Predicted 3D model of a 109-nucleotide RNA (SAM riboswitch aptamer (S box leader)) from Gracilibacillus alcaliphilus.

RNA sequence: AUCUUAUCCAGAGCGGUGGAGGGAAAUGGCCCUAUGAAACCCGGCAACCUUUAAACAAAUUGGUUUAAAAGGUGCUACAUCCAUCAGGAGUAAUCCUGAAAGAUAAGAA
Numbered sequence: 001a002u003c004u005u006a007u008c009c010a011g012a013g014c015g016g017u018g019g020a021g022g023g024a025a026a027u028g029g030c031c032c033u034a035u036g037a038a039a040c041c042c043g044g045c046a047a048c049c050u051u052u053a054a055a056c057a058a059a060u061u062g063g064u065u066u067a068a069a070a071g072g073u074g075c076u077a078c079a080u081c082c083a084u085c086a087g088g089a090g091u092a093a094u095c096c097u098g099a100a101a102g103a104u105a106a107g108a109a
Base pairs, nucleotide, nucleotide: 002108003107004106005105006104007103008102013042015041016040017039021032022031023030026084027083028082029081043076044075045074048072049071050070051069052067053066054065055064056063080101085098086097087096088095089094
């Protein structure tokens, strides 16, 4: 990097280092940022996977629920920020739905 499946409405710091960018990429917009961006460290959140513990049902070595304990990831402004493609509502402004693209996890070749 490719394919498949699931999720993308919740949650999480007024910490330290760092110094100018950041919100995935392109264009346009909107927004955050010297009252300190990215990145790193620490802390935290969550419960996708594995393990562990408990309960339930079943009869076969697997299922469901709970815990958040250990490990693998992930995340920690707003929010997958909006538009781009298709459809719908509306006089219009604008709004809604889906797709595509993307992110994360698990699996496959």
The organism belongs to Gracilibacillus, within Bacteria. It matches the Rfam family "SAM riboswitch aptamer (S box leader)". Gene Ontology term of the family: regulation of gene expression. From the family's description: The SAM riboswitch is found upstream of a number of genes which code for proteins involved in methionine or cysteine biosynthesis in Gram-positive bacteria.